[in-house]
SAM riboswitch aptamer (S box leader), 108 nucleotides, folded computationally. Rfam family: SAM riboswitch aptamer (S box leader). Rfam's curators write: The SAM riboswitch is found upstream of a number of genes which code for proteins involved in methionine or cysteine biosynthesis in Gram-positive bacteria. The sequence was found by an Rfam model in a public genome assembly.
RNA sequence: UUCUUAUCGAGAGAGGUGGAGGGACAUGGCCCAGUGAAGCCUCAGCAACAGGUUCUUUUUUAGAAUACUGUGCUAAAUCCAUCAAGCGAUUCGCUUGAAAGAUAAGAA
Numbered sequence: 001u002u003c004u005u006a007u008c009g010a011g012a013g014a015g016g017u018g019g020a021g022g023g024a025c026a027u028g029g030c031c032c033a034g035u036g037a038a039g040c041c042u043c044a045g046c047a048a049c050a051g052g053u054u055c056u057u058u059u060u061u062a063g064a065a066u067a068c069u070g071u072g073c074u075a076a077a078u079c080c081a082u083c084a085a086g087c088g089a090u091u092c093g094c095u096u097g098a099a100a101g102a103u104a105a106g107a108a
Stems, first nucleotide, its partner, number of pairs: 001108008013043005021032003026082004044074003049070003052066005078100001083097006
């Protein structure tokens, strides 16, 4: 980097540094930001995806608990829409699916 599978309306921020952007990309919206953005560092926290451990079990399997290990995450639904279908309506609303993306595990 690609492929497969699963999940994505839950949850969880302070300090230092830095100095103007940020919310993945594009467009449109809507937000965050000198009462200090991104990035980096420290500490703290959230979370059972995988491993470990413990308990229960029908002992092969399944379930529960636990942040010990590996990741991940800590504004807003993955911030919303975009493509398709359906429903209701006057150029808008709602629902479902897809696409794209993120994360984990496995494979090449």